This is a predicted structure of a 72-nucleotide RNA (transfer RNA) from a Candidatus Woesearchaeota archaeon. Its Rfam family is "tRNA". The family's RNA type in Rfam is transfer RNA. The coordinates come from a structure-prediction model, not an experiment, and the mean pLDDT is 85. RNAcentral holds the sequence, with entries from ENA.
[in-house]
RNA sequence: GGGCCCAUGGUCUAGUGGCAUGACAUCUCGUUGACGUCGAGGGGAUCCCCGGUUCGAAUCCGGGUGGGCCCA
Numbered sequence: 001g002g003g004c005c006c007a008u009g010g011u012c013u014a015g016u017g018g019c020a021u022g023a024c025a026u027c028u029c030g031u032u033g034a035c036g037u038c039g040a041g042g043g044g045a046u047c048c049c050c051g052g053u054u055c056g057a058a059u060c061c062g063g064g065u066g067g068g069c070c071c072a
Stems, first nucleotide, its partner, number of pairs: 001071007010024003018055001026042005048064005
C1' cells in the first nucleotide's frame, strides 16, 4: 500500500427497512434466623462518528475513526 471482517446498556448478545431482544450484572419485593439459592418486578443503550437514500435506517449507500485477519 491492497483485500476481507467487526463496532448495539456495565459485560456478552439477537436483529437483513416499520415499538431495539435476551442472558449475566445491578436495584426493589417475597422466601431465609442471616447469607446464598429460588420466585416476582423495576431501571439501564443518541445502536462508534459525519453525510446520503427512504414516508420510515441499528439495518441500505458514501466517507471517516477504532479493532481483528490475510496479502505485499